RNA sequence: AACGAUAAAGGCAAACCUGUCUAAAGACAGGGACGCAAAGCUAAAGGGCCUGUAAAAUGGCAGCCAGCUACCGAAA
Numbered sequence: 001a002a003c004g005a006u007a008a009a010g011g012c013a014a015a016c017c018u019g020u021c022u023a024a025a026g027a028c029a030g031g032g033a034c035g036c037a038a039a040g041c042u043a044a045a046g047g048g049c050c051u052g053u054a055a056a057a058u059g060g061c062a063g064c065c066a067g068c069u070a071c072c073g074a075a076a
Stems, first nucleotide, its partner, number of pairs: 003073002011036002016031006034063001040068003046065002048061003
């Protein structure tokens, strides 16, 4: 560098419910765990998706791909 255990230590939190915000998509907080070895960060590298529109603009999604960075160390 690559890889990822029924390892150790720690971490995040889908659906759903409650509250707030939004035209919507969606976001935030609390509860809750389906999952995650980058489910950490980036939407101003790029693709894709959602919203919106006659078409755009606009807004959003990093838990779709991607880019950047990172803890641990069995086997191969």